[in-house]
Molecule: transfer RNA
Organism: Durotheca rogersii
RNA sequence: GGUCGGCUGGUGUAGUGGUAGCACAUCUGCCUUGCAUGCAGAAGGUCGCAGGUUCGAUCCCUGCGCCGACCA
Numbered sequence: 001g002g003u004c005g006g007c008u009g010g011u012g013u014a015g016u017g018g019u020a021g022c023a024c025a026u027c028u029g030c031c032u033u034g035c036a037u038g039c040a041g042a043a044g045g046u047c048g049c050a051g052g053u054u055c056g057a058u059c060c061c062u063g064c065g066c067c068g069a070c071c072a
Stems, first nucleotide, its partner, number of pairs: 001071007010024004018055001026042005048064005
């Protein structure tokens, strides 16, 4: 330098154009003498950045950034 893949709450991940879900973690309540487990609930996301297409983009297109694999 080229090709390909990935980037989504604190962490790990799902999501092929129509309200961004799940698990763990965190917080609150219940339970317990207490802790843990369990049950119920809550908070937490500019979906890597910028632009384009579209009535509408996490999703499609272009450029850039970061991480990884392969080729040279």